[in-house]
RNA sequence: GAGGACUCUCUGGAGAACACAUUCAGUUGUGUGCCGAAGGUGCAAGGCACGUUGUGCCGAAUCUCUCAGGCAAAAGGACAGAGAUGCAGCA
Numbered sequence: 001g002a003g004g005a006c007u008c009u010c011u012g013g014a015g016a017a018c019a020c021a022u023u024c025a026g027u028u029g030u031g032u033g034c035c036g037a038a039g040g041u042g043c044a045a046g047g048c049a050c051g052u053u054g055u056g057c058c059g060a061a062u063c064u065c066u067c068a069g070g071c072a073a074a075a076g077g078a079c080a081g082a083g084a085u086g087c088a089g090c091a
Base pairs, nucleotide, nucleotide: 001090004087006086007084008083009082010081011080012079017032018031019030020029021028033071034070035069039067040065042063046058047057048056049055050054
């Protein structure tokens, strides 16, 4: 000096619930159902190995599963935008 793996700050940020019992309380419990955008599972193209035309391994997502989480508000929240005496790596 450029720059964006990452970190931090600010802003925006979706979906989905009823019944019964219980509680000062949306508190707790049970039953049945539902949601996908913390995290996690699965794999397509492609690659690699074996050595033969198919086995194994690697392999992305807002797709998939619903394990975890969630289904008033708050909090959280993938992702997006802005910023930073932050900072890996580069010149």